[in-house]
């Protein structure tokens, strides 16, 4: 000095005046204190807090997914280990399981997965004393399992021909057989039970739902008509009884209805159910003292976390937090003086317009994550070049 890189702050300038709005207070009609971000966005996660009579259980069905540590908790956030990008400081995580099963890899290539076996060597077997093979046994042997080898039934199955020998037999050739080894243009990948699980899945942990339009409190208003199972007994009504009704009563059941989805369970139960109609609906609360902030210590690599000490920072309720003037400072645009320089250009100052600037604006709160975005400032580490 430049280009990277990782963090932190601050929250769109100060000053003064007038006039306005919303909360609390205090006075008595004026004062005094606060008053929209670092993402208030997005509703993507985790809660508090409320109801859902009791919140259970299993199963789907979401989620998470090395290791350890923080937190109220979490898909966050710290280290750290392993991969992959980067000269680097750093960044990023698709981080368990491929032998529990299933699936997938175009094309190209002779062939694409517990493969096959095209061509060519090479190496061995074997030619009816038969190598091998095809379909059965599931018998033996090795292995953790898959599976390899053997054995055992049944069936196929090869041509000879030439040297050496008394013969037996041995050698080349031929024909027949083994994936045992090599080589053979491709491919990402050619054989290694290989590669994909951001393929389905399978381990392991983990998860009740709904949500401030969650509830709570007071006020208002609540004409009605129809209907829908059973069993008992009590009453009552008809009936000489037997029995029959029944808009009564009690108890039992059962339908149906609650507890996200489905079973189990348990509660509630024939009106608090269904249909037709008509009626009210308005006010306080919840609501902001918090898993809450800052200062100092100590503990720890960090995230955090203790202890003591200050401090109180919106609560609207169709929605407040606002609007003016003056100067000052900053930026820009234009005209001009100047100063150093040959020139370009650079600094200095005058006056005149303009702006005072991105993203964008609480809504029950909190901790995070993602997106969106401008200016300023801080001090760290990387790499390049350059003087000392």
């Nucleotide at each position: 000095u430049g280009g990277g890189u990782a963090u932190c702050u601050u929250g769109g300038a100060c000053u003064a005046a007038u006039c306005g709005c919303g909360u609390a207070g205090a006075a008595g009609u004026u004062u005094u204190a606060c008053g929209a971000g670092g993402a208030a966005a997005g509703u993507c996660c985790g809660g508090a807090c409320a109801c859902c009579a009791u919140a259970g259980a299993g199963c789907a069905c979401c989620g998470u997914a090395g290791c350890g540590g923080g937190u109220a908790a979490c898909a966050c956030c710290c280290g750290u280990c392993c991969a992959g990008c980067g000269u680097g400081a750093g960044c990023u995580g698709c981080g368990g399981a491929c032998c529990a099963g299933c699936g997938c890899a175009a094309c190209a290539g002779a062939a694409a997965g517990g493969a096959u076996g095209u061509a060519c060597a090479g190496a061995g077997c074997u030619u009816u004393u038969g190598a091998c093979u095809a379909a059965g046994a599931u018998c033996c042997u090795u292995g953790g399992c898959a599976a390899a080898g053997g054995u055992c039934u049944u069936g196929g199955g090869a041509a000879g021909u030439c040297g050496a020998g008394c013969a037996a037999u041995c050698g080349g050739c031929a024909a027949g057989c083994u994936g045992c080894u090599g080589u053979a243009g491709u491919g990402a990948a050619a054989a290694c039970a290989g590669g994909c699980a951001a393929g389905c899945u399978c381990u392991a942990c983990g998860g009740g739902g709904u949500g401030c339009a969650a509830g709570g409190u007071c006020a208002a208003a609540c004409a009605g008509g129809a209907g829908u199972c059973u069993u008992a007994g009590a009453g009552g009504u008809g009936g000489c009884a037997a029995c029959a009704c029944u808009u009564u009563c009690u108890a039992g059941g059962u339908a149906g209805g609650g507890c996200g989805g489905c079973u189990c369970g348990u509660c509630c139960g024939a009106a608090u159910c269904u249909c037709c109609g008509g009626g009210u609906a308005g006010a306080c609360u919840g609501c902001u003292u918090g898993a809450g902030c800052g200062a100092u210590g100590a503990g720890g690599c960090a995230a955090c976390u203790c202890a003591c000490c200050g401090c109180c920072u919106a609560g609207a309720g169709g929605a407040a937090u606002g609007a003016u003037u003056a100067g000052u400072a900053g930026c820009u645009a234009g005209a001009g003086u100047u100063u150093u320089g040959a020139a370009a250009a650079a600094g200095a100052u005058u006056c005149u317009g303009g702006c005072c600037c991105a993203c964008a604006a609480a809504a029950u709160c909190c901790g995070g994550c993602u997106u969106a975005u401008u200016a300023a400032g801080a001090a760290g580490g990387c790499c390049a070049u350059u003087c000392g």

Notes:
A computed fold for a 388-nucleotide RNA, annotated as Bacterial RNase P class A. The prediction has a mean pLDDT of 76. It matches the Rfam family "Bacterial RNase P class A". About the family: Ribonuclease P (RNase P) is a ubiquitous endoribonuclease, found in archaea, bacteria and eukarya as well as chloroplasts and mitochondria. The family's RNA type in Rfam is ribozyme.